[in-house]
Context: one part of a larger RNA
């Protein structure tokens, strides 16, 4: 490399955007480069195939022919691909007027509760737990009342509801801001997919500086169990968790299922925008999201089944027996912890 393949057997980059490139609607003319044909040259001999000769035969020699599946110039075809040239509107896309929504960032703002403080009333317990004990509490605690302080998170509504490329988004309000959706008509006029590098983005955890710290809680530090208990259970309890800023780049970052297109039986449930009948209950009908279920196919089987894992096509990643290993070395990249790329011996 020819291939096979990627929901669970190895194996879809976490996920966007976009550069090269790769592939790309529909008419007409025109090119004639790819593609097809036909000539001419060359493609050494020798081997190799065929048809003959010659050594008594065979190896072996040897005489024509094929074949050298290419290259070059040349003369033609013009359906398909490239090229140019004019168009077209079905892909794409703007513009009107709307409609939903924890999209996203900044400001402010609000009850509920949990701590902690101050004062009342009030007395001997409280707290935990299979039991208990550490722990608090006569210096007056738990327990209620009233007053203040932060800090963090927003019950109900709350839906296998909605938004968002993904990560992820949820208490009201205001600013600025990003997608989708639908209706109808107007305009651009192939401007499109896809995507090697590259860039931005990217949960918890961490790491810098400099705040903040209620509640929670790694590490620790007692108290229990236990044979031991460096753990599960108690009681505290510092990082952290919170906010700025900068860094880091991983995850069962899973629908374990790349991203665009078309085609390919039906029911059904939500929620979104429009529209028809209209008896104002509703019912139907188109579209864009999304949940069941199930044909034909698909598959090892589990299952999938218009949201495919089905048919088919374009383009990018990835796999190629198990350990050894996502490691070791070297290279980028990081302040570090480590991340990327990433193998051999061996061994079964």
């Nucleotide at each position: 490399c020819u291939g096979g393949g990627c929901g669970u057997a190895a194996g879809g980059c976490g996920a966007g955007u976009g550069u090269a490139g790769g592939c790309g609607g529909u008419u007409a003319c025109u090119u004639a480069a790819g593609u097809c044909g036909g000539a001419u040259g060359u493609g050494a001999a020798a081997u190799c195939c065929c048809c003959g000769g010659g050594c008594u035969c065979a190896a072996c020699c040897u005489g024509g022919g094929a074949a050298u599946u290419g290259c070059a110039u040349u003369c033609g075809a013009u359906a398909c691909u490239g090229g140019g040239u004019a168009g077209c509107u079905a892909g794409a896309g703007u513009u009107u007027g709307g409609u939903a929504g924890a999209g996203g960032u900044a400001a402010g703002u609000g009850g509920a509760a949990u701590u902690c403080c101050g004062g009342g009333u009030g007395u001997a317990g409280c707290g935990g737990u299979g039991a208990a004990a550490u722990g608090c509490g006569u210096a007056g605690a738990u327990a209620u009342c009233c007053g203040g302080a932060g800090g963090a998170a927003c019950a109900u509504c709350a839906g296998u509801g909605g938004c968002g490329a993904a990560g992820g988004c949820g208490g009201c309000u205001u600013a600025c801001u990003g997608g989708a959706c639908c209706a109808a008509a107007a305009c651009u006029g192939a401007c499109g997919c896809u995507g090697a590098g590259g860039c931005g983005c990217g949960a918890a955890g961490g790491c810098g500086u400099g705040g903040g710290g209620a509640g929670c809680a790694a590490a620790c530090a007692g108290g229990a169990u236990u044979a031991g208990a460096u753990a599960c259970c108690c009681u505290g309890g510092u990082a952290g968790u919170c906010c700025a800023c900068g860094c880091a780049g991983u995850a069962a970052a899973c629908g374990g299922u790349g991203a665009g297109c078309a085609c390919u039986a039906g029911g059904u449930g939500u929620a979104g925008c429009g529209g028809g009948u209209a008896u104002u209950g509703a019912c139907c009908c188109c579209u864009g999201c999304u949940u069941c279920c199930g044909c034909a196919g698909c598959a090892a089987a589990c299952g999938c089944a218009g949201u495919a894992a089905g048919u088919g096509u374009u383009c990018c990643g990835c796999c190629u027996g198990g350990g050894g290993a996502g490691u070791a070395c070297g290279g980028c990249c990081g302040c570090a912890a480590g991340g990327u790329u990433a193998a051999a011996a061996c061994u079964c």

Model confidence (mean pLDDT): 87 of 100. Predicted 3D model of a 348-nucleotide part of an RNA (small-subunit ribosomal RNA, central domain) from a metagenome. The RNAcentral record of the full RNA draws on SILVA. Its Rfam family is "Bacterial small subunit ribosomal RNA".